[in-house]
């Protein structure tokens, strides 16, 4: 250097036919429980890299451009 393939909470990880409120776990918060903490129960905050374009509408399509992984050289 060519090529693909991916990016969603704090970490794994899911979804989409373009539209409804973005799911769950693990973490954290706060409450119940305990003598105190652990499990274990409830709530509750936190996410679609970044830019463009296409659309009435994009987190999903297209694209560029970062980044991380493989392949080939």
């Nucleotide at each position: 250097g060519g090529g693909a393939a991916u990016g969603u909470a704090g970490c794994u990880g899911a979804g989409a036919u373009g539209g409804c409120u973005g799911u769950a776990g693990c973490g954290c918060u706060a409450g119940g429980u305990u003598g105190a903490a652990g499990c274990c129960c409830u709530a509750g905050a936190g996410a679609c890299g970044c830019g463009g374009g296409u659309u009435c509408a994009a987190u999903u399509c297209c694209u560029g451009c970062c980044g991380u992984u493989c392949c080939c050289a």

Transfer RNA from Leptolyngbya sp., 73 nucleotides, folded computationally.
Rfam family: tRNA. The family's RNA type in Rfam is transfer RNA.